[in-house]
Context: one part of a larger RNA
């Protein structure tokens, strides 16, 4: 020098950062992943509007937006936390060849025909709860054949195997059972090829401390068949062979997540891995698959365990190392805050919804940074303090007194930017049979900001509200006078103190820094 600091003494406002380093300790309450009615049957509701009965006006019918459990579909594998394990199944560099990849782009060839169930729902029944059950109903972009196969696997090369879903806008002509058919835009569905993005494997090198830890290993090293994976491979398995690793430190045992970085240093090297960025790993312990493009899954399932709660004692229900907050540890580390306005995901044709990620407020001088506590004048060198050889010195131009200003803080008044987009109206020219539709561009036009009493600007009033701290033998900048008397006490090192201490306490004086100063602490 440097810190994620702590404690001690002082402390005016502001920018922009940081903040549980200790118990990977338990956790109360709240929010943190939901969306899509343009995939589907209902269920409730009733804008309007049309019939009938009826004439207050009710019933009934057909039904727009919007709501809403349930089936389905994508999304919960990202985002966010934390770092216990873990010395290589990590991680960094450089390389590789056996692999896969939703959403997305790009191209080809497709999107026919059919069944047959189930949840909601109704009934009926168990149970305190949690929930569970039995019967009967209906759907779909939920299932499942069947047809069809460019291109795709398989093959013994003859040949065989395999797929799809439909939904919404508009429409001249034809037809129509008035629901559509049919055409056409758009989203979508199926096969493959490709790209592009992530993702698994494999190699080499590097990556702490310990020989008071020297031998280790049996799927163990390799081969062969046979399983398995998306993929190479003892990844498993049978048999065969008897190999592999090691003082260039194996094997054990102790610590430890890794880098980019960050700190010091001239450098070499040294220490470290808070935030921010990349990678791993974990989600109460431990252990498992099943789903699915992707987990062997933080806020999902299932099984044991510890623990905590609820029970009608039968049984059940739960994981804050998300974001706030509670006990508890601890020397110590914050608000149970506001918005989705911006960037960014998620889901939807769109509007939009949801998002404690984010983006801002709040706290704390934990750090860096600028700022301001006044500016000029002004000698009777006052007054008071100290010192003092009593002449005097010093505080000291400092005050006070006189002109001034007026930053910041304060009152009042105005006011950018972060806004890009989104609705709505008619155009253009695409597209297409169509002047519908639709999406794209340009016009008009209306809308959207938590923060925010924003920044920043003007105005008004008046020095008016704003200075501590630590040190003064030597190192090392800055000295005297009093009190104490080897006592009280200082102290980083040398060392001060026993009766005139610049080294103890205090006081004028002074030096250093300054909204901080000085102490510990660990590191260089």
């Nucleotide at each position: 020098g440097a810190u994620g600091a702590a404690g001690g003494c002082g402390g005016c406002a502001g920018g922009c950062a940081u903040a549980c380093c200790u118990c990977a300790c338990a956790c109360a309450u709240g929010c943190a992943a939901a969306u899509c009615g343009a995939g589907c049957g209902g269920a409730g509701g009733g804008a309007a509007g049309a019939g009938a009965g009826u004439g207050u006006u009710c019933u009934c019918c057909u039904g727009u937006a919007g709501u809403c459990a349930g089936c389905g579909g994508c999304g919960g594998a990202c985002g966010g936390g934390u770092g216990a394990g873990u010395u290589a199944u990590g991680u960094a560099u450089a390389g590789g060849g056996a692999u896969c990849u939703g959403c997305c782009u790009g191209a080809u060839a497709g999107u026919g025909g059919g069944g047959g169930a189930u949840a909601a729902c109704g009934u009926c029944c168990g149970g305190a709860a949690a929930c569970g059950g039995g019967c009967g109903c209906u759907a779909a972009u939920a299932c499942c054949g069947c047809a069809u196969a460019a291109g795709u696997c398989c093959u013994g090369a003859g040949g065989g195997a395999g797929a799809a879903a439909g939904c919404g806008g508009g429409g001249g002509a034809u037809u129509u059972u008035c629901g559509g058919a049919c055409c056409u835009c758009g989203c979508g569905c199926u096969a493959u090829c490709a790209g592009a993005u992530g993702a698994g494997c494999c190699u080499a090198u590097g990556u702490u401390g310990g020989a008071u830890u020297a031998g280790c290993u049996a799927g163990u090293u390799g081969g062969u068949g046979g399983g398995g994976u998306a993929a190479a491979g003892g990844c498993u398995u049978a048999c065969c062979a008897a190999g592999g690793c090691g003082a260039c430190g194996a094997u054990c045992c102790g610590u430890a997540a890794c880098u980019g970085g960050u700190u010091u240093g001239a450098g070499a090297g040294g220490a470290u891995g808070a935030u921010c960025a990349g990678u791993c790993a974990c989600a109460c312990u431990g252990g498992a698959a099943a789903u699915g493009a992707g987990a062997c899954a933080c806020g999902g399932u299932c099984c044991a365990g510890a623990c905590u709660c609820c029970u009608a004692c039968g049984g059940g229900a739960g994981g804050c190392a998300g974001c706030a907050g509670u006990g508890g540890g601890g020397a110590a580390u914050a608000u149970u805050g506001g918005a989705c306005a911006a960037u960014g995901g998620g889901c939807g044709a769109a509007a939009g919804c949801c998002u404690g990620a984010u983006c801002c407020a709040g706290c704390c001088a934990u750090g860096c940074c600028g700022c301001g506590u006044g500016u000029g004048u002004g000698a009777a060198g006052a007054a008071g303090g100290u010192c003092u050889u009593u002449g005097g010195g010093u505080u000291g131009u400092a005050a006070a007194g006189c002109a001034c200003u007026u930053u910041a803080a304060g009152u009042u008044g105005g006011g950018a930017g972060g806004a890009a987009g989104g609705g709505c109206a008619g155009u253009a020219a695409g597209u297409u049979a169509a002047u519908a539709c639709c999406g794209u561009g340009a016009u008009g036009u209306u809308u959207u900001g938590a923060c925010g009493u924003u920044a920043c600007c003007a105005a008004c009033a008046g020095a008016a509200u704003a200075a501590g701290c630590a040190c003064c033998g030597g190192c090392u900048a800055a000295c005297u006078u009093c009190g104490u008397g080897c006592c009280a006490g200082c102290a980083g090192c040398c060392g001060c103190g026993g009766u005139a201490a610049u080294a103890c306490g205090a006081a004028g004086g002074g030096u250093g820094c300054a909204a901080g100063c000085g102490u510990u602490a660990a590191u260089u």
Molecule: small-subunit ribosomal RNA, 5' domain
Organism: Pseudomonas aeruginosa